[in-house]
The part of an RNA shown here (small-subunit ribosomal RNA, central domain) has 350 nucleotides and comes from an uncultured bacterium.
The full RNA is in RNAcentral, with records from ENA.
Context: one part of a larger RNA
RNA sequence: UUGGGCGUAAAGGGAGUGUAGGCGGAUUUUUAAGUAAUAUGAGAAAUACCCGGGCUUAUCUUUGGUGAUCCAUUUCAAACUGGAAUUGUUGAGUACAGUAGAGGAGAAGGGAAUUCUCUAGUGUAGCGGUGAAAUGAGUAGAGAUUAGGAAGAACACCAGCGGAGAAGGCGCUUCUUUGGUCUGUAAUUCACGAUGAGGCUACAAAGAAUGGGGAGCAACCAACAUUAGAUACCACGGUAGUCCUCCCCGCAAACGAUGAAUAGUAGGUGUAGGGGUUGUCAUCACCUGUGUGCCACCGCUCACACAUUACGUAUUCCGCGUGGAGAGUGCGGUCGCAAGAUUAAAUCUC
Numbered sequence: 001u002u003g004g005g006c007g008u009a010a011a012g013g014g015a016g017u018g019u020a021g022g023c024g025g026a027u028u029u030u031u032a033a034g035u036a037a038u039a040u041g042a043g044a045a046a047u048a049c050c051c052g053g054g055c056u057u058a059u060c061u062u063u064g065g066u067g068a069u070c071c072a073u074u075u076c077a078a079a080c081u082g083g084a085a086u087u088g089u090u091g092a093g094u095a096c097a098g099u100a101g102a103g104g105a106g107a108a109g110g111g112a113a114u115u116c117u118c119u120a121g122u123g124u125a126g127c128g129g130u131g132a133a134a135u136g137a138g139u140a141g142a143g144a145u146u147a148g149g150a151a152g153a154a155c156a157c158c159a160g161c162g163g164a165g166a167a168g169g170c171g172c173u174u175c176u177u178u179g180g181u182c183u184g185u186a187a188u189u190c191a192c193g194a195u196g197a198g199g200c201u202a203c204a205a206a207g208a209a210u211g212g213g214g215a216g217c218a219a220c221c222a223a224c225a226u227u228a229g230a231u232a233c234c235a236c237g238g239u240a241g242u243c244c245u246c247c248c249c250g251c252a253a254a255c256g257a258u259g260a261a262u263a264g265u266a267g268g269u270g271u272a273g274g275g276g277u278u279g280u281c282a283u284c285a286c287c288u289g290u291g292u293g294c295c296a297c298c299g300c301u302c303a304c305a306c307a308u309u310a311c312g313u314a315u316u317c318c319g320c321g322u323g324g325a326g327a328g329u330g331c332g333g334u335c336g337c338a339a340g341a342u343u344a345a346a347u348c349u350c
Base pairs, nucleotide, nucleotide: 005320006319007304008303012318015201016200017199021195023193026087028085029084030083031082033081034080035077037075039073040072041071048066049065050064052062053061054060091192092189093188094187095185096184097183098182103178104177105176106175107174108173109172110155114151115150116149118148119147120146121145122144127136163170207248211244212243216242217241221237259317260316261315262314263313267295268294269293270292271291272290274288275287276286277285279284299306323350324349332343333342334341335340
């Protein structure tokens, strides 16, 4: 390079936006760069191939011929690709009218629970914990119970295989502000599109830095058990942390282990929020397009499974893999306060 791959065997970038690039819908005209054809030249010799010749044959050698990707010029064709224009609306956007929602940000408010070396009342010897115990806390009055107070964090039921979001992630109530989706109209622009190397943006948890906050939980630590031991599982404590602010980090089994987009390919049945039709006028039936589930044919798959939300049939673009281990390591570069991240080998070896 060709071929063949990426759900589970090696392999989809964790997600978006968008630059270059490669790719791109319908109509008409034109051009002739690609493309196809004509003619001429060039394509050295040797080599290669073919018919013969010469050494007894072969190797070897040799006359003649053929072939030759590519290249230049010339003429010609115009289907396709490209260029230049033209028209149009289905793709895409905009407008108008509606629509559901834990989509984002900020502010205010709420009740249940928990804890308290907070306050007060009742009350007395137990409480707590476990497989069983003990450490623990309690006569300085615990635990239990009643009333009040304070604090921080999280929001039971509703809750759904339900919803919205690009992913991460999002769930008490109200207000302010703000992004997107979906449906209908077909008014408007008229291909403005899909993808996307680099770049840029947001990105769970943990961790770092600043100042706050600290109820519960809880790495480290301490210490009770268990045990042969027990740096654990169990139990009593308990600090970082978890929360807020601002600024870093940029890694996850960031998973549907399934890149994005488009087209077309039997059905059945739920569910969420729209629109329409006729009948009944009660929300039922039917149709339609947008999500989200289950079952199942064709097909595909080694199998499991997937199956209009494809792992099937095709096209475009990107990313990635090429035996195991060494190794996602070393060196160097870039980034970071650090922790580390990213890019990414080789020797040896099976």

Its mean pLDDT, the model's own confidence on a scale to 100, is 85. Rfam family: Bacterial small subunit ribosomal RNA.